[in-house]
This record gives sequence, structure tokens and C1' cells, in this order.
RNA sequence: GGGCAGGUGGCGAAAUUGGUAGACGCGCAGGGCUUAGGACCCUGUGCCGAAAGGCUUGCGGGUUCGAAUCCCGCCCCGCCCA
Repeated sequence: GGGCAGGUGGCGAAAUUGGUAGACGCGCAGGGCUUAGGACCCUGUGCCGAAAGGCUUGCGGGUUCGAAUCCCGCCCCGCCCA
């Protein structure tokens, strides 16, 4: 340099016909249980904001009524080729 695959809350990981983003798990916070802890059970948990509301899928553009998803450029990680 070329090809392929990927980048989504603190972490892993879903969402593919383009139609409520973040299901589910872990972690964390509070509570229950316990002498105390572990395990287990319940509730909550992206960011800003007092609220209303706004923002958010690596970054920047584009298409579309509507984009994590399609198109273009770039950045980063992995594998293969040279």
C1' cells in the first nucleotide's frame, strides 16, 4: 500500500425490511436476608437540566418523512495479502 471484518451506556453484548436506541448479562447504588459477609431476592442505574425538555451508536458530511443500519471521506483496533 491492497482486501476483509469491526467501533453502540462504566464493561460485555443485542437491535439487519431503514421505523420507540441501548434488550439481556456484568458492574455499581439503595434495600431485604445474615451475628457479619458471600450467595440469593427487590428497586434503581447513558449525559445535561430544578423541571419541561434537549443530547447521545468512533469523527465529519450526504440520502431519506425517518439512519446504529444505506452512501462518501477520515480516525482507531483485528485478521489476511504484498